[in-house]
């Protein structure tokens, strides 16, 4: 220098075209009281910048970070 491969919620991972899970946080119910348990909330312009598309984590191009392998 050249190819792979990863980046999604605090974490820890699903999602091949229209963002979800567990656990973790809050609120309530339940105790004497905490936990456990239940039931219900809140959190994600999905590394970044561009194209394509009504619509992008999903194709597509260039770039950062991480790993790996060539030379």
């Nucleotide at each position: 220098g050249c190819u792979c491969u990863u980046g999604u919620a605090g974490c820890u991972c699903a999602a091949a075209g229209g963002a979800g899970a567990g656990c973790a946080c809050c609120u309530g119910c339940c105790u004497c009281g905490u936990a456990a348990g239940c039931a219900g909330g809140a959190g994600g312009g999905u590394g970044u910048g561009g194209g394509u598309u009504c619509g992008a984590u999903u194709c597509c191009c260039a770039u950062c970070g991480g790993g790996a392998g060539c030379u």
Molecule: transfer RNA
Organism: Planctomycetota bacterium